The RNA shown here (transfer RNA) has 72 nucleotides and comes from Smithella sp. PtaU1.Bin162. It matches the Rfam family "tRNA". The family's RNA type in Rfam is transfer RNA. The coordinates come from a structure-prediction model, not an experiment, and the mean pLDDT is 82. The sequence was found in a public genome assembly.
Formats: sequence, C1' cells, structure tokens
RNA sequence: GGGUCGUUAGCUCAGAGGUAGAGCAGCGGACUUUUAAUCCGUUGGCCGUGAGUUCAAUCCUCACACGACCCA
Repeated sequence: GGGUCGUUAGCUCAGAGGUAGAGCAGCGGACUUUUAAUCCGUUGGCCGUGAGUUCAAUCCUCACACGACCCA
C1' cells in the first nucleotide's frame, strides 16, 4: 500500500429497511443457606463520525476514524 471482517447498554454479543434486544453487571425488593447464592422487579443507548439514497436508515451506498486477520 491492497483485500476481508468488525465498531450496537458498563462488559460479552444478537438484531440486516418500519418505536433497539438478551445474558452478565448496576439499582430496588423477597428469601435463607449470609464476604455470598436463588427468585421477582427495574435503570441504562447520539447503534464509531460525516454525507448520500428513501416517506422512513442500526440495517443499503460513499468517505473517514479505530481494531483484527490475510496478501505485498
């Protein structure tokens, strides 16, 4: 330098045009086996940044940033 993939909640990851989800973590409660476990409820998001297409974009297109891998 070229190519492929990735970037979504504090962490790990789903979701592939029509109001953004799960597990864990956090917070509140119940319980008893009490450095904690189990159960119930619940908070938490500019969907990397900018632009384009569209009635509508996390999703499609382009550029850029960052990361991983491959080639040179």